[in-house]
């Protein structure tokens, strides 16, 4: 710390997106050990079932239960006695273990009840709450505090009752009722009063009712229980300590109330408020206080955002981030709230009470139907929701609470397990040493490379974890003893004694064994570390952005191998960060998103120079406070770390105290310089208003006058013989105001233009003089506002939306033309919007200049017009610095500053929707969201493109000539046929192209027949030597079956070679596919004149220059200029051919001279002179002259000379690159496919089809001609499997023949048009030659399908060709003949020769195609671009919508529980008074009932907010290949847009202003 996306590149400008960090998560795949943390963010949904708050018998009277001992009484084994006895026994009296009943005790434990304390802490939740809530920092002089601690003072006497209990009774139950008994530290009077509270009086201090001091009056208290000791009538008493109780006083703590400041989002909530604001008085409270209430007054809040709606517990902190901020508010601490739901009070110090009442309401449960019961948001668990969060665990040992003297009790508070990788830390899954670099896997250019020292081996080590064993710290207290400290204790401390562990037999510790139990995950296209084969073929499938995937996918699936990370990796979500992408630090606003159409002015904010003085604001200091935790830093404790403990820092803050005055404010003496006013002069379409004036249009009235006017691109429509148009006169009416008139005035914008007068605003100069910061600037707010529209009432001439007509078009709802009607004017009155644009908000300073122009003043010179020169203001053009992404902007800034105000924060959807609020209505301001997309834009490069501009080319047009298209017939292609009619070629640039020659072969294609290591090539194994011919044989062959048939060589032999055959293995084989993988060759823009570099400069930079300019050329040729300078590819030259001469050479070419010789003939001898051949050279260079550019140059034109003259004609060459042009069937190749066939061989067929269209030729249509005879002159090839004479045959193709050449010798080979003459007479002909029929010729195995060529016969279309379209500028075109490749044969095609030979070219406007330069651009796959709206279809979300269904909330009103609080006859009533006949009556106080007020819930009515739905309805928005047009982008073919208004299928059209973007 940054990086991806826009674009052909480029800077900016803007948004997405990605790298990080962190999480109470979840989710995939994986998963040994531990430690220390954390674990319902959803339904404050509903809960079974257990446990989360009691406790004190030393407050109390009871029960039970043990013992202990006692009284009365029954029972009673037994025992004495005693009576009677059938001697078995039975009657009786007395004791009597023991049992039972009552009564009164004691003593130990237990306990339901009364009674105290504590259940207001502790733990939970986060619904509500935007403040009665929190932070924080003050106030209480306006409070209250149980339990603790320090202090003072007391505790007398006495009453009446209740629960327990018992007895009757209801009720299922839950609960009760009535009678009757009783204690207490329970209740109630009396006395008593340091203090306290009230009142009254009086003083001091202090100020909110406070603190004291005298002094009087009044009120208000209590509870007793225990240890010892000691008495005792045994019932208790007394001492003495310890605890409890009343009353104060004080302190700690806790709380209550109040104030400052801080604290989300919404203005599409702007107004709220009637106990509301303040007052007096009185209720009430612990205490202020409208808190309540009566009266009284009309106040209180608010744009410094009330009300309102929506959303949320606040915070210490946590997370991120340099910071400054964002964003969170789980754990752990503070605070608040809440307790199914709403109200409500009681009791208490403390509550309106989480495990307390009361009413209501939902909801569950139990019931006997009459009634009851219940509240987990306490730990734990269950359903349910949810993606998603644990155990109905074990303990009071520990620390902390409650009661209790104490032991103790009780403690889901804790303290611990358990469960989950959810989080943070550690730690391990082994070390070392091994290279035949084993085996496998993967790739591979087959050589090899890599997993890879990896493994295996081979030494070794023992942490986890597993076996045994040992075995803690957390404990010290408490208690019992014995001392000690402090004024004292229950406080604290020493010693002795003595018990106590849930965790947990855990940590830790030793032994043991043995590498043994312990690796995943996610990625590898850029971003972004990491590549490769195979499958897949826009399908499957990935993706976070940009994008992959349509046969050679590093992006999809796998595999190999790499890369991070590791018990974890990965994905999702959610926060910050990167984003300076809300900008306080730290942004902008001419054109990129953004200046309010303008003006005045409120609040606000901002403010000259200067004296004092205050001290808010600022600075300093110092005191409090900022809790503890956390963060930092030091030290320490768990082996380390995580965690945890001690110190320290900090906690940027708020508050108070004192201090400083330089800034800022505030209060104040002043000043003029900033603003204003007065004088005096000036300019101006400023404005309002009245009058006037002239040209023109139109009309109407008379004249003249006559057949067209008008009006288009051309026309029509329309006016006109009922006299138009033209022109004279006259008159009428509206509406603008030529000429001046000018980047000239003026105004604040809009906007103002004839001429005069009245009113009236504002500037601008000059020189005094006064005022004395009176100023800028402005959020709302007033006001002004083009055009259009509107309303209403005049005009209405001319133009003209709409409308009708005529053209145009494919339509033409435009454009164009002829009619026209609102409007346009004008008065009033609405409308407020425009590209209201300098796309540039207002001031004020500062910061180099030139040059125009408009208004004023100075000066200078001058008669004077007028001239320089200074100076304000104004308005323009270029331009430094400097700013700007560039363009550009530059004293009129886009510059450098300061105030202030508007305004933006991706595009779409939208200025839309909805609400509001303005309008009479068009519509205006105000102004979103879902949803969707990766963009959308600005400025500037280089293309390309323009129905843009200039230049300037070419057979490009024009001129000419001759054709094609129309007709036979030949080829080619289309289509159509077919078993095939192989296949490529497609616009120019595919179609007589690949084919320089398909009857078979070619052949690739069709049918049938046959081969399978193969028709062909290389190797290897294994057998063979049967082979190849040859005959026979089937068969169309191919071939197949028989038979014949001792290859060659080395060696002694065995065996080896060659060669061939069989069988197999590697291969072969492929005109099978992709030319969009490829190479290579080709075509094409084009023989167009362009394409680029390296250096330098300029620009942030794409990129410019250079190559652009002025001229010249075919030509970036050449010359000048010039930030350029040089240089390559190209251009030309150089190379071939041709034209002219020299020159060498002379045979097979020639043939003057010379000789021979022929009917004749270079025939011969002979020459090399001339033609020719073929070598070498010359020549041509604007080189000479003359003009012209031109002041120099390139160069241009004319001449001369010459065979040629300005590149002489002709060829070959083809720059950068462009058309994914063309060819895998020339070859070559990469991958695919294909292996008894997609290969190979045969024979037959087919490529030669034929309703039909095209292209591209020959032939003709005829007299420039046909025919017939006669005759003349080339040139370039060719030839031995070849050409093939002569000379014979045949009417001809031809045939026989065979001489001569392997070629300047011979041969093909006669050239034709041409020239003479004959006929033909414009006729489907003596033109034309297709068909076809009949005989032949040649090739060739072979002419059926399918060959040329002869005769004879036959004789079509055809009479010069529609729209259209080629070709060619000179030896060209036309036209005429010949060669020659290919080939056995087969030319109207193709490549060549010559021969004969034209006519036109004014010019470049216009077609096409092309270079350069310049312009516009929204195009770059580049106009065969790119794009706009409707329609039609699918899919979305939003808005409207009769309604319709929720939910919240406001008014009104009805009803009205519980329950304060008031009142209250009658009823009931222990204490107290009061009187009493002692029964009671009274009265005081209290109940019950019952009224009132308030008053939840509930119902009623009407609003109001908001959510669901919701026939339909309008649009919007996406969605490869619909449908209509073409609006716009290039003058985009009507210049474009803005506003407006109207019109139309639709984009849009008109109008009427504006704007140049």
């Nucleotide at each position: 710390a940054g990086a991806g996306u826009a674009u052909g590149a480029u800077a900016c400008u803007g948004g997405c997106u990605c790298a990080g960090a962190a999480u109470g998560a979840a989710c995939g795949c994986u998963g040994g050990c531990g430690g220390c943390g954390u674990g319902c963010c959803u339904a404050a949904c509903a809960c079974a079932u257990g446990c989360a708050a009691g406790u004190c018998g030393a407050a109390c009277g009871g029960g039970c239960u043990g013992c202990c001992a006692g009284g009365c009484g029954g029972c009673a084994a037994g025992g004495a006695g005693u009576g009677c006895u059938u001697c078995g026994g039975c009657g009786u009296u007395c004791c009597g273990a023991g049992u039972u009943g009552c009564c009164a005790g004691g003593u130990a434990g237990c306990u339901a009840g009364u009674g105290g304390c504590g259940g207001a802490u502790g733990g939970g939740u986060g619904a509500g709450u935007a403040a009665u809530a929190c932070g924080u920092g003050g106030g209480u002089a306006a409070u209250c505090u149980a339990c603790c601690c320090c202090g003072g003072g007391g505790a007398g006497g006495g009453g009446g009752a209740u629960a327990a209990c018992a007895g009757c009774u209801c009720g299922a139950a839950a609960g009760g009722g009535c009678u009757g008994c009783u204690a207490a530290u329970a209740c109630c009077g009396c006395g008593u009063a340091c203090g306290u509270u009230c009142g009254g009086g009086u003083u001091u201090c202090c100020u909110a009712g406070g603190a004291g001091g005298c002094c009087c009056g009044a009120a208000g208290a209590a509870u007793g229980c225990u240890g010892c000791c000691g008495c005792u009538u045994c019932g208790g008493c007394g001492g003495u300590g310890g605890u409890g109780c009343c009353c104060u006083g004080g302190g700690a703590u806790g709380a209550g109330c109040u104030c400052g400041c801080g604290c989300c989002c919404u203005a599409u909530u702007a107004g709220c408020u009637u106990g509301u604001u303040g007052g007096u008085g009185a209720g009430g409270u612990a205490a202020u206080g409208g808190c309540u209430c009566a009266c009284c007054a009309a106040g209180g809040c608010u744009a410094c955002a009330a009300u309102g709606g929506g959303u949320a517990g606040c915070c210490g902190a946590c997370c991120u981030g340099a910071g400054a901020g964002g964003g969170u508010g789980a754990c752990c601490g503070g605070c608040c709230a809440c307790a199914c739901u709403g109200g409500g009070a009681c009791u208490g110090a403390g509550a309106c009470a989480c495990g307390g009442c009361c009413c209501a309401g939902a909801c569950u449960c139990c019931u006997a139907c009459g009634g009851g019961a219940g509240g987990c948001a306490g730990c734990a668990g269950u359903g349910a929701g949810g993606a998603a969060u644990a155990u109905u665990g074990c303990g009071c040992a520990a620390u902390g609470g409650g009661c209790g003297a104490a032991a103790g009790c009780c403690u889901g508070a804790c303290g611990c397990a358990g469960c989950g990788a959810c989080g943070c830390c550690g730690c391990g899954u082994g070390g070392g040493u091994g290279a035949u670099g084993a085996a496998g896997g993967c790739c591979u250019u087959c050589g090899g490379g890599u997993c890879g020292u990896a493994a295996a081996g081979c030494c070794c080590u023992g942490u986890c974890g597993u076996g045994c064993g040992g075995g803690a710290c957390g404990a010290a207290u408490a208690c019992g003893g014995a001392g000690g400290g402090c004024g004292a204790g229950u406080c604290c401390u020493u010693c002795c004694g003595g018990g106590u562990g849930a965790c947990g037999g855990u940590a830790c510790c030793g032994c043991a064994g043995g590498a043994g139990g312990a690796a995943g995950c996610c990625c590898c296209g850029g971003c972004c570390a990491a590549c490769u084969c195979c499958g897949u073929g826009c399908c499957a499938g990935c993706a976070g952005c940009c994008g992959c995937g349509g046969u050679a996918a590093g992006a999809c699936g796998g595999a190999g191998g790499g890369g991070g990370c590791g018990a974890g990796c990965g994905u999702u979500g959610u926060u910050c960060g990167g984003a300076g992408u809300u900008a306080c630090u730290g942004g902008g606003c001419g054109u990129a998103a953004a200046g309010g159409g303008c003006g005045u002015g409120u609040a606000g904010g901002u403010g000259g120079c200067u004296u004092a003085g205050c001290a808010a604001g600022u600075c300093a200091a110092g005191u409090g406070u900022g809790a503890a935790a956390u963060c930092c830093c030091c030290c320490g404790g768990c082996u380390c770390a995580a965690c945890c403990g001690g110190g320290g820092a900090a906690c940027u803050g708020c508050a108070c105290u004192u201090g400083a005055a330089a800034c800022u404010g505030c209060u104040u003496c002043g000043c003029u310089u900033g603003a204003g006013u007065a004088c005096g002069g000036g300019a101006g379409a400023g404005g309002a208003g009245a009058g006037c004036g002239g040209a023109a249009u139109u009309c109407c009235c008379a004249g003249u006058g006559u057949a067209g006017c008008g009006g288009u691109g051309a026309a029509a429509u329309g006016c006109g013989u009922a006299g138009a148009u033209a022109u004279u006169g006259g008159g009428a009416g509206g509406a603008a105001c030529a000429c001046c008139g000018g980047u000239g005035g003026c105004g604040a914008a809009g906007g103002c233009g004839g001429c005069u007068c009245u009113c009236u605003g504002g500037c601008c100069c000059g020189a005094u003089a006064c005022u004395g910061a009176c100023a800028c600037u402005g959020a709302g707010g007033c006001g002004c506002g083009a055009a259009a529209g509107c309303c209403a009432g005049g005009g209405g001439a001319g133009c003209a939306a709409a409308c009708g007509g005529g053209a145009u078009u494919a339509g033409a709802u435009a454009c164009c033309c002829c009619g026209g009607u609102a409007g346009u004017c004008c008065u009033g009155g609405c409308c407020g919007u425009a590209a209201a644009c300098g796309a540039u908000g207002g001031g004020c300073a500062c910061u180099g200049g030139g040059u125009g122009u408009g208004g004023g003043g100075g000066u200078u010179a001058u008669u004077a017009u007028u001239u320089g020169c200074c100076u304000c203001c104004g308005u323009g053009c270029c331009g430094u610095a400097g700013c700007u992404a560039a363009c550009g902007c530059g004293u009129u800034a886009a510059g450098u500053g300061c105030c202030c105000c508007g305004c933006c924060u991706g595009g779409g959807g939208a200025g839309u929707a909805c609400g509001g609020u303005c309008g009479c209505a068009a519509g205006g301001c105000u102004g979103a969201a879902a949803c969707u997309c990766a963009a959308g834009g600005u400025a500037a490069u280089u293309g390309a493109c323009g129905g843009g501009g200039g230049c300037c080319c070419g057979c490009a047009c024009a001129a000419g000539c001759g054709g094609u298209g129309g007709a036979g017939c030949a080829u080619g292609u289309g289509g159509u046929u077919c078993a095939a009619u192989u296949c490529g070629a497609g616009g120019c640039a595919a179609c007589g192209c690949g084919a320089a020659g398909a009857a078979c072969c070619u052949u690739a294609c069709c049918g049938g027949g046959g081969c399978u290591u193969g028709a062909c090539a290389u190797u290897c194994u294994a057998c063979u030597g049967c082979u190849a011919g040859c005959c026979g044989u089937c068969g169309a062959a191919a071939g197949g079956c028989g038979g014949u048939g001792u290859u060659c060589u080395c060696g002694a032999a065995a065996g080896g070679g060659a060669c061939g055959g069989u069988a197999g293995a590697a291969c072969a084989g492929g005109u099978g596919c992709u030319g969009c993988a490829u190479g290579g060759c080709u075509g094409u823009c084009g023989u167009c004149a362009g394409c680029u570099c390296g250096u330098g400069u300029c620009g942030u930079g794409a990129g410019a220059u250079g190559u652009u300019g002025g001229g010249u050329u075919a030509a970036g040729u050449c010359c000048c200029g010039c930030a350029a300078c040089g240089a390559g590819c190209g251009c030309a030259a150089c190379c071939c051919u041709u034209g002219c001469c020299c020159u060498u050479a002379g045979u097979u070419a020639c043939c003057a001279g010379c000789g021979a010789g022929u009917a004749a003939a270079g025939u011969c001898g002979g020459g090399u002179u001339c033609u020719c051949u073929a070598g070498g050279g010359g020549g041509a260079c604007c080189g000479c002259c003359g003009g012209c550019c031109u002041u120099c140059a390139a160069g241009c034109c004319g001449g001369a000379g010459g065979a040629a003259g300005g590149u002489g004609g002709g060829g070959a060459u083809g720059a950068c690159g462009u058309c994914a042009a063309g060819u895998c069937c020339u070859c070559a190749u990469g991958g695919c496919c294909u292996u008894u066939a997609u290969g190979u061989c045969c024979c037959g067929g087919g490529c030669u089809a034929c309703a039909c269209a095209c292209g591209u030729g020959c032939u003709a249509c005829a007299a420039u001609g046909g025919u017939c005879u006669g005759u003349a002159c080339a040139g370039u090839g060719g030839g031995u499997c070849g050409c093939g004479a002569a000379a014979c045959c045949g009417c001809g193709a031809g045939g026989u023949g065979g001489a001569g050449c392997c070629a300047a010798u011979c041969c093909c080979a006669u050239a034709a048009a041409g020239c003479a003459g004959g006929c033909c007479u414009c006729a489907g002909u003596u033109c034309g030659g297709a068909u076809u029929g009949a005989a032949g010729u040649c090739u060739g195995c072979a002419a059926c399908u399918c060959g040329a060529c002869u005769u004879c016969a036959u004789g079509a279309a055809g009479u010069c060709g529609g729209a259209a379209u080629c070709g060619c500028u000179a030896g060209u075109a036309a036209u005429c003949g010949c060669g020659g490749a290919u080939c056995a044969g087969c030319a109207u095609g193709c490549c060549g020769c010559g021969g004969u030979g034209a006519a036109u070219a004014c010019g470049u406007u216009c077609u096409c195609g092309g270079g350069c330069c310049u312009u516009g651009u929204a195009c770059a796959c580049a106009c065969c671009g790119c794009c706009c709206g409707u329609c039609a279809c699918a899919c979305c979300a939003a808005c409207c919508g009769a309604g319709u269904c929720g939910a919240g909330u406001g008014c009104a009103c009805c009803c009205g529980a519980a329950g304060u609080c008031a009142c209250u006859g009658g009823c009931c009533u222990a204490a107290c008074c009061g009187u009493u006949u002692c029964g009671g009556c009274g009265g005081a106080g209290g109940g019950a009932g019952g009224u009132g007020c308030c008053g939840a819930a509930g119902g009623u009515g009407u609003g109001c907010u908001u959510g669901g739905u919701g026939a339909g309805g309008g649009g919007g928005g996406u969605g490869a290949a619909g449908u209509c047009g073409u609006a716009a982008c290039a003058a985009g073919g009507u210049a474009g847009c803005c506003g407006u208004a109207u019109c139309g299928g639709a984009a849009g059209g008109u109008g009427c202003g504006g704007c140049u973007g």
RNAcentral holds the sequence, with entries from SILVA. Predicted 3D model of a 1557-nucleotide RNA (small-subunit ribosomal RNA) from a marine sediment metagenome.